[in-house]
RNA sequence: AGUUUAUCAAGAAAGACUUAGGGAUCAGGCCCAAUGAUAGUCUUAGCAACCCGCGUUGACCGAACAAAAACCCGGAAAAAACGCGAAGGUGCUAAAUCCUUCUCUGAAAGAUCAGAGACAGAUAAACA
Numbered sequence: 001a002g003u004u005u006a007u008c009a010a011g012a013a014a015g016a017c018u019u020a021g022g023g024a025u026c027a028g029g030c031c032c033a034a035u036g037a038u039a040g041u042c043u044u045a046g047c048a049a050c051c052c053g054c055g056u057u058g059a060c061c062g063a064a065c066a067a068a069a070a071c072c073c074g075g076a077a078a079a080a081a082c083g084c085g086a087a088g089g090u091g092c093u094a095a096a097u098c099c100u101u102c103u104c105u106g107a108a109a110g111a112u113c114a115g116a117g118a119c120a121g122a123u124a125a126a127c128a
Stems, first nucleotide, its partner, number of pairs: 002127007013044005021032003027100003045093003050089002052085006060075003097120001101118007
């Protein structure tokens, strides 16, 4: 590189150095950038909650006592859902994944608009 699953209109940035391009990809649009980038490297800070931790539900069973149940004692507690947390592993910190393509449906006289899906991409987890 690949496969599967989930998410992607929310959120969060400053400083130093560097230099001319940057926003994934061909192209177009639009935007950022010598007032020095939001690109690259480093530092510090933050966001989020995929992995992770905890709690509730799931959800009880046995023994003993006893009229019966509960407390106490021993054991078990999966998937899943919801909530909380943020130490660690990743990720992220302009604009919807900045916008675009294809299919279907609906609306419209039309330009076009709205919704759903597919493709491409990003990230995570698992697999290989």

SAM riboswitch aptamer (S box leader) from an Ignavibacteria bacterium, 128 nucleotides, folded computationally. The prediction has a mean pLDDT of 77.